[in-house]
A computed fold for a 72-nucleotide RNA from a Thermoplasmatota archaeon, annotated as transfer RNA. The coordinates come from a structure-prediction model, not an experiment, and the mean pLDDT is 82. The RNAcentral record of the sequence draws on ENA.

RNA sequence: GCGCCGAUGGUCUAGGGGCUAUGACUCAAGCCUUCCAAGCUUGUAGCCCGGGUUCAAUUCCCGGUCGGCGCA
Numbered sequence: 001g002c003g004c005c006g007a008u009g010g011u012c013u014a015g016g017g018g019c020u021a022u023g024a025c026u027c028a029a030g031c032c033u034u035c036c037a038a039g040c041u042u043g044u045a046g047c048c049c050g051g052g053u054u055c056a057a058u059u060c061c062c063g064g065u066c067g068g069c070g071c072a
Base pairs, nucleotide, nucleotide: 001071002070003069004068005067006066007065010025011024012023018055027043028042029041030040031039048064049063050062051061052060
C1' cells in the first nucleotide's frame, strides 16, 4: 500500500429500515437479614465520526478514524 471483518450504556453482548434498542455484570435505591454476603424488586446509563439514499437510518451506500486478520 491492497483486501476482508468489526466499532451498540462503565464492561461484555443481541438486533441489520418503523421495537419502549436485548440480556448479563457493575452502579444507585428499596425489600430481606442483628450486620455483611447471597437472594428479590425497581431505576440510571448506549448505536465511532461526517455525508448520501429514504416519509423514516443504529440498520443500506460513500468517505474517514480506530481495532483485528490476511497479502505484498
Its Rfam family is "tRNA". It is annotated as a transfer RNA.